[in-house]
RNA sequence: GAUUUAUAAAGAAGAGGCGAGAGAAUAGGCUCUAAGACCCUCUGGCAACCAUUCGGCGAAUUACCGAAAAGGUGCCAAAUCCUACCCGAAUUGGGAACUAUAAAUU
Repeated sequence: GAUUUAUAAAGAAGAGGCGAGAGAAUAGGCUCUAAGACCCUCUGGCAACCAUUCGGCGAAUUACCGAAAAGGUGCCAAAUCCUACCCGAAUUGGGAACUAUAAAUU
């Protein structure tokens, strides 16, 4: 990188560095940003996908449910920031695609 499955309106920021754009891509909108954004580092945190431990649970195994949070990832402005394609009379509706993340396979 590819494929499959699951999830994506919840949640979680301080310090230091840098110095101009940033919010995936295209377009439109909207927003953040010299009162320093984005990004990087450190620290802290959120969450519970995987692993682990414990409980429900029994002689044992698997599955399922719940809890914990020292491990592996991920994440910490705004709904994946919103819209775009389809359905719908229409919307703050439903679905899909894209994207992101996790796990498995390759």